[in-house]
RNA sequence: GCGCGAGUGGCUCAGUGGUUAGAGCACCUUCCUGAUAAGAAGGGGGUCGCAGGUUCGAUUCCUGCCUCGCGCA
Numbered sequence: 001g002c003g004c005g006a007g008u009g010g011c012u013c014a015g016u017g018g019u020u021a022g023a024g025c026a027c028c029u030u031c032c033u034g035a036u037a038a039g040a041a042g043g044g045g046g047u048c049g050c051a052g053g054u055u056c057g058a059u060u061c062c063u064g065c066c067u068c069g070c071g072c073a
Base pairs, nucleotide, nucleotide: 001072002071003070004069005068006067007066010025011024012023013022018056027043028042029041030040031039049065050064051063052062053061
């Protein structure tokens, strides 16, 4: 340099065009306990990597760029 894949709460990931962006774990509060752990109930936290484009509407489609991984040279 070229090709392919990935980038979404703190972490691991789902979501392949439609009206409030989700799950598990983690975190906070309460209950339970003599006290922890486990368990139960509730809660906070996201400009969906960045910038454009298409569309009535984009996390999702297209283009460029950035970062990471793999391969080729």